[in-house]
Order: sequence, then structure tokens, then C1' cells
RNA sequence: GCGGGCAUGGUGUAAUGGUAGCGCUCUGGCCUUCCAAGCCAGCGGUGCGGGUUCGAUUCCCGCUGCCCGCUCCA
Repeated sequence: GCGGGCAUGGUGUAAUGGUAGCGCUCUGGCCUUCCAAGCCAGCGGUGCGGGUUCGAUUCCCGCUGCCCGCUCCA
């Protein structure tokens, strides 16, 4: 330099155009003499900037960061 992949709560991951879901964590409640376990509820998220669309996590372009491969120079 070229090509490919990835970026979603504190963390790990789903969602291929139509209300962003689940596990763990955290908070509250139930249960218990208390704690743990269990059950219920809640808080919290789409890397950044544009474009397409009635509508974008999803499609397109650019940027940033990370990972993999190839090549050149030293």
C1' cells in the first nucleotide's frame, strides 16, 4: 500500500428495513429468623459524520478503532 471481517447497556451476545431482545451484573420487591438460592419487576445500549427510504442496528459512502490475510521497502 491492497483485500476481508468486526464495532449494539457495566459485561457477553441476538436482531437482514417496521416498538432493539436475551444471559450475567446492578437496584427494588416476594420468599427466609438472617444470608444464599429461587421467583417477579426495574434501570441502562446501536463507534462518529453524511446519503437512500415513509421508516436504518440493518442498505450505500467517508472517518476512527480493533482483528486477519497479502504485497513492497528498510

The RNA shown here (transfer RNA) has 74 nucleotides and comes from Meinhardsimonia xiamenensis. Rfam family: tRNA. It is annotated as a transfer RNA. The prediction has a mean pLDDT of 82. NCBI's taxonomy places the organism under Bacteria, Pseudomonadati, Pseudomonadota, Alphaproteobacteria, Meinhardsimonia.